[in-house]
RNA sequence: CAAGAUAAAGGCAAACUCAUCGUAAGGUGGGGACGCAAAGCCACGGGUCCAAUUAUAUUAAAAAGGAUAGCCGGGUUGCCUCAA
Numbered sequence: 001c002a003a004g005a006u007a008a009a010g011g012c013a014a015a016c017u018c019a020u021c022g023u024a025a026g027g028u029g030g031g032g033a034c035g036c037a038a039a040g041c042c043a044c045g046g047g048u049c050c051a052a053u054u055a056u057a058u059u060a061a062a063a064a065g066g067a068u069a070g071c072c073g074g075g076u077u078g079c080c081u082c083a084a
Base pairs, nucleotide, nucleotide: 003081004080011036012035016031017030018029019028020027021026034070040076041075042074044073045072046071047068048067049066050065053062054061
C1' cells in the first nucleotide's frame, strides 16, 4: 500500500414506535435491531424523492430551491490482524 476470517475488542443502527422540527421529502432525540468492514465524515458526479412557481377543464408536464452518505461512484479519516 492492499486485503477482510466461524479471530478479538468494540462500533453503528433499518423497519416500527414515542416526542419534536419541516408545506413536504426528510431531519433531531428516546426506545428498538434489519443489517453494515467504514452503515465514520463530505452533496463533487449520477440516480431517486419533495417542491415555491408556471400551466390547467382534468390528468400529466416543466422547475428555483431542498432532501437522500443505509442508492451508486468519488474524496477524506480510522480499529484489528488469520490467510493471500

Predicted 3D model of an 84-nucleotide RNA (c-di-GMP-I-GGC riboswitch aptamer) from an Actinomycetota bacterium.